Molecule: Bacterial RNase P class A
Organism: Acidimicrobiia bacterium
């Protein structure tokens, strides 16, 4: 310097004018004034996973949901690190619904003879017997059956381990060596998943992101939860033995004038809390431990809290990017994605643009 890959940060400034919502403080009938704080990396999406709150004093099994390789982080997950194996890429790195197919059922489209108790389409062999030709009369050769056989072609993703050879009539793990895979003992390394050697074994599709089988986790309902205050008003019937926050049972509690459920009518639509200063909080550290996610320890700080729901308009100057140009600088255009509503950890989308770092392939060059 070109081209990659991954980790991190900004997320437009600045001044004037005018308007906005909180908190505090002056001032004070109403109201004004002053200082200060005031939207995000995603606030999206409601997909996980918790805090808190209510049922409730709340136990157990079934269905049913969900994770699914080991270690580790964390409050916790289905997240995050780090490792193992498998796959892609020179490669830095990125990807994976990754536990069982020897427990059982199911699927492999089309082609193809046959797709795991298979299979015969080109096709290879065919003894005796049979038809036929030759003969040196020992046999020699044809051509058909009955019957073998999946080695070689073909189809196809895939044809029921590979190679080489023994054997055969011709083949075939039918035997043998060697190699793959598998199952099993053992020895070594590793905390484990795994990894390396070694014996035995002729045993050998794939698919569980199909049912399904294992091992592990799961009460329900949600801030429109849930409480406190004011104010008002009118109850009248109905079913009814059960009722208790997803279903089914089993247990426990509660009840039998109830509860609960449901017709029709009245009344109310208000204030406050929850609701932001105790937070699994933020920021910074050339501190400690950890490969790392992270955890611990120091200093520092308090950063919306709204409820027809706040950040606006409006000028100018500057910042980045991109295109003209007469190249001193003019002159156009354009700055995305998007707006908290109880909150916190992730995850997935959406995206102008710009900065910094590690590594990694190619080239020059010293």
């Nucleotide at each position: 310097c070109g081209a990659g890959u991954u980790c991190g940060c900004c997320a437009g400034a600045c001044g004037g004018c005018c308007g906005c919502g909180g908190u505090u403080g002056c001032u004070c009938a109403g109201g004004g004034c002053a200082a200060u704080c005031g939207a995000g990396g995603a606030a999206a999406g409601u997909c996980c996973g918790g805090a808190c709150u209510c049922c409730a004093c709340a136990g157990g099994a079934c269905a049913g949901g969900g994770a699914g390789c080991u270690g580790g982080g964390u409050a916790a997950c289905g997240c995050c690190c780090a490792g193992g194996c498998g796959g892609g890429g020179c490669g830095a790195c990125c990807c994976g619904a990754c536990g069982g197919a020897a427990a059982g059922u199911g699927c492999c489209a089309c082609a193809g003879a046959g797709a795991c108790c298979a299979g015969a389409c080109c096709g290879c062999c065919g003894a005796u017997g049979g038809c036929u030709c030759c003969u040196u009369c020992g046999g020699g050769g044809g051509c058909a059956c009955a019957g073998g056989c999946a080695a070689g072609g073909g189809u196809g993703a895939a044809a029921a381990g590979g190679u080489g050879g023994u054997g055969u009539a011709a083949g075939a793990g039918a035997c043998c060596a060697c190699c793959a895979g598998c199952a099993u003992c053992c020895c070594g390394g590793g905390a484990g998943a795994c990894c390396g050697g070694g014996g035995u074994g002729g045993c050998u599709g794939g698919u569980a992101a199909a049912c399904c089988c294992c091992u592990c986790c799961c009460g329900g309902a949600g801030c429109a939860a849930g409480g406190u205050c004011a104010a008002g008003c009118a109850g009248a019937g109905g079913c009814g033995u059960c009722g208790g926050u997803g279903g089914u049972c089993c247990g426990c509690c509660g009840g039998u004038c109830a509860a609960g459920c449901u017709u029709c009518g009245g009344g109310u639509g208000g204030a406050c809390c929850g609701c932001a200063c105790c937070g699994a909080g933020g920021u910074c550290u050339g501190g400690c431990g950890g490969u790392a996610a992270c955890g611990c320890a120091g200093a520092c700080c308090c950063c919306a809290g709204a409820u027809g729901g706040a950040u606006g308009g409006c000028c100018g100057u500057c910042g980045c990017c991109c295109g003209c140009u007469a190249c001193a600088g003019g002159c156009g255009g354009g700055u995305a994605c998007a707006g908290a509503a109880u909150c916190c950890g992730g995850c997935u989308u959406a995206c102008c643009g710009g900065c910094g770092g590690g590594c990694u392939c190619g080239u020059c060059g010293c």